[in-house]
RNA sequence: GAAUGUCUGUCGCCUAAUUGGUCCUUGGAGGAUCAAGCGGGGGAACCACUUAACAGGGGUAAAUCUCACACCCGUGAGAAGAGCACCUUCCAGCUCUCACCCGACAGCUAACCCCGUAGGCAUUUUGAAGGGACAGC
Numbered sequence: 001g002a003a004u005g006u007c008u009g010u011c012g013c014c015u016a017a018u019u020g021g022u023c024c025u026u027g028g029a030g031g032a033u034c035a036a037g038c039g040g041g042g043g044a045a046c047c048a049c050u051u052a053a054c055a056g057g058g059g060u061a062a063a064u065c066u067c068a069c070a071c072c073c074g075u076g077a078g079a080a081g082a083g084c085a086c087c088u089u090c091c092a093g094c095u096c097u098c099a100c101c102c103g104a105c106a107g108c109u110a111a112c113c114c115c116g117u118a119g120g121c122a123u124u125u126u127g128a129a130g131g132g133a134c135a136g137c
Base pairs, nucleotide, nucleotide: 007136008135009134010133011132012121013120014119018036019035020034021033022032023031024030037117038116039115040114041113042112047107056105057102058101059100060099064079065078066077067076068075069074080097081096082095083094084093086131087130088129089128090127092125
């Protein structure tokens, strides 16, 4: 110095929402744009639908449905769906079910076309088994 083994420590979350360039501006910061990655919508044939209907219909998202009460448009319960700390599985437990958009119009859908890449939180939910990455002795 290298390899192997043991041991120890660490790894933020929801979400598609991350990474890398170029230019402008410039105290810092910021703005514009391009590409990759990730995500969404429109859109043939075949298939499906035609039984519908303006009391519309459709889309993103987990965020819908049923019942009861209420009449304050809300409250409660259940079903179904979603999340919980590096990853997977198992057993429990806890939490969430908001909001917005299109504008008379869209089933699926190859080619093709278009759009988004924001925002919000937290020292955490523990346990068991297995696995990965980084660092150290």

The RNA shown here (c-di-AMP riboswitch aptamer (ydaO/yuaA leader)) has 137 nucleotides and comes from a Fidelibacterota bacterium.
It matches the Rfam family "c-di-AMP riboswitch aptamer (ydaO/yuaA leader)". Rfam 15.1 lists 7,607 matches to the family in 2,262 species.
The prediction has a mean pLDDT of 79.
The model forms 96% of the base pairs in the Rfam consensus.